[in-house]
RNA sequence: UAGCGCCUUCAGGGUCUGGUGCGGGGGAAACCCCAAUCCCAUACCGGCGGUGAUGCCCGCGCAAGCGGGAUGAGCCCGCGAGCCGCCUUCGGGCGGCACGAUCCCGGUGCGAUGCCGGAGCCGACCGUAACAGUCGGGAUGGAAGAAGGCCGUG
Numbered sequence: 001u002a003g004c005g006c007c008u009u010c011a012g013g014g015u016c017u018g019g020u021g022c023g024g025g026g027g028a029a030a031c032c033c034c035a036a037u038c039c040c041a042u043a044c045c046g047g048c049g050g051u052g053a054u055g056c057c058c059g060c061g062c063a064a065g066c067g068g069g070a071u072g073a074g075c076c077c078g079c080g081a082g083c084c085g086c087c088u089u090c091g092g093g094c095g096g097c098a099c100g101a102u103c104c105c106g107g108u109g110c111g112a113u114g115c116c117g118g119a120g121c122c123g124a125c126c127g128u129a130a131c132a133g134u135c136g137g138g139a140u141g142g143a144a145g146a147a148g149g150c151c152g153u154g
Stems, first nucleotide, its partner, number of pairs: 003151001005150006017041003023034004043134002045123002047079004056069005074121002082097006102119002105117003125137003
């Protein structure tokens, strides 16, 4: 250190309570009971790779500063879970569809969608007594990828 190389292990967090009552049930009636995932109030969560001016640590330097390192973004760039089609040596491969969201706010600074403060926003598919990021399910699955080992090339 090349490889459509091989193997092993690992690889996701979070809604509770109150109100209302679509709808349903009971009753002769008054009225009573069930009932939110959607409405009102209140809360919580953030996979993986990349980029990441400050600050932090180490080294050098009289100093300005220079070099290196760890950390560091849900909404900056990209990836992953689903569905469909074709192919397949049945391991998988290729193509298509779906795949979200931030600031013309304040601060610092040469520089910030990344730091500090503030205010916002977003969240696959199937199911459900009422439309689900948080409940149940596909899933004891798959996977972006991470770590280690081996083969092997120079």
Overview:
A computed fold for a 154-nucleotide RNA from a Bacillota bacterium, annotated as FMN riboswitch aptamer (RFN element). The coordinates come from a structure-prediction model, not an experiment, and the mean pLDDT is 78. Of the family's consensus pairs, 100% are formed in the model.